A computed fold for a 376-nucleotide RNA from a Bryobacterales bacterium, annotated as Bacterial RNase P class A. Model confidence (mean pLDDT): 75 of 100. It is recorded under the gene name rnpB. Rfam family: Bacterial RNase P class A. By type it is a ribozyme.
RNA sequence: CUGGCCGUCCGGGCAGUCGCUGCACCUUCGGGUGGAGAGGAAAGUCCGGUCUCCACAGGACAACGUGCCGGUUAACGGCCGGAGGGUGUUUUCGCGAGGAAACAUCUAUGGAAAGUGCCACAGAAAGCAAACCGCCACGGACAUCUGUUCGUGGUAAGGGUGAAAUGGUGCGGUAAGAGCGCACCGCGCUGUGGGCAAUCAUGGUGGCAGGGUAAACCCCAUGUGGAGCAAGACCAAAUAGGGAGCAAUGUGGUGGUCCGCUGCGUUUGAGUUCCGGGUAGGUUGCUUGAGACGCUUGGCAACAAGCGUUCUAGAUGAAUGACUGCUGCCUGUCAUUUGACAGGAACAGAAACCGGCUUACAAGGCGGUCAGUCCC
Numbered sequence: 001c002u003g004g005c006c007g008u009c010c011g012g013g014c015a016g017u018c019g020c021u022g023c024a025c026c027u028u029c030g031g032g033u034g035g036a037g038a039g040g041a042a043a044g045u046c047c048g049g050u051c052u053c054c055a056c057a058g059g060a061c062a063a064c065g066u067g068c069c070g071g072u073u074a075a076c077g078g079c080c081g082g083a084g085g086g087u088g089u090u091u092u093c094g095c096g097a098g099g100a101a102a103c104a105u106c107u108a109u110g111g112a113a114a115g116u117g118c119c120a121c122a123g124a125a126a127g128c129a130a131a132c133c134g135c136c137a138c139g140g141a142c143a144u145c146u147g148u149u150c151g152u153g154g155u156a157a158g159g160g161u162g163a164a165a166u167g168g169u170g171c172g173g174u175a176a177g178a179g180c181g182c183a184c185c186g187c188g189c190u191g192u193g194g195g196c197a198a199u200c201a202u203g204g205u206g207g208c209a210g211g212g213u214a215a216a217c218c219c220c221a222u223g224u225g226g227a228g229c230a231a232g233a234c235c236a237a238a239u240a241g242g243g244a245g246c247a248a249u250g251u252g253g254u255g256g257u258c259c260g261c262u263g264c265g266u267u268u269g270a271g272u273u274c275c276g277g278g279u280a281g282g283u284u285g286c287u288u289g290a291g292a293c294g295c296u297u298g299g300c301a302a303c304a305a306g307c308g309u310u311c312u313a314g315a316u317g318a319a320u321g322a323c324u325g326c327u328g329c330c331u332g333u334c335a336u337u338u339g340a341c342a343g344g345a346a347c348a349g350a351a352a353c354c355g356g357c358u359u360a361c362a363a364g365g366c367g368g369u370c371a372g373u374c375c376c
Stems, first nucleotide, its partner, number of pairs: 001372009012327007020037002023034004039347001043358002046356005051228004063224005068082005083109001084107010110219002115217002117213003132159002134155009167185006186208001187206008232284004242275005247267008291310008329344006
């Protein structure tokens, strides 16, 4: 310098004109003036909360989620730190199996000696393992001085198959082999020490028993009531139902009769008054909140505390737009010192709010790391 990967930042700026949605002020009610107006993901609606309504003695089962340890937080499946494990590169120790260190990177990491299921193809054998080749012993036959072939038995060291073959390496041992014996590596059991813990270090002991798979069922531990701002609350028209009264009408009482007054019933056709529920419509919830920014302090960090400053969209068929000028960035062409001209600039768009995760994203900036090339 170029390229890859990881992390992180940014997502052009200024001005003018015409519009759109709220707000404040003024008004002669026509309007005028001022100021505000999308994102890092506003997205997917995956996880966790706030808020609202409904439900709710207690217990058990089911269903679904989570799953090393500690911290952080309102909470989380998020984040931070740590432990263990895997992969890659380099170095190093060891005869070897293998171990150690540094750097980078990934990690859903409880239980496989409770039970069930599955393990294709290949292979002799894949789960109460298995003799295909090979090796060894014995016997027979043939050939013959050391082989071939057949049979019986031993053998898991070697070959071969496989993702995986019943611990691994070295030495001894043996007919050949074998934890058969020993040392080391690994594993199980157990003690001691360090650490809040995950776990680490180390001693003793057992020849070593039961391969893998739990993002298969399952077991264990632990968590979860349901619906969602179209939640919910309030105001409330026309029309059509509902209820009550006036009214109309029948009959009884009062009375000689009528009016009037009054009791009991009937009627809904029309009229009229009131009440109540729902609808259209409107108001609210609604944006000041686990808020934002800066500094200090504590902490490895996530984060917390204190102090100061600040108010930053609230629409409801749903505003946040269009155009112009100058300019920053990138690309191309021409000049090639400054320049001129042309073109380009993504993903996407609030709808109660907040914390995360995931996904999309042109061009550019910064940091780390790896590889290549060139120079010293």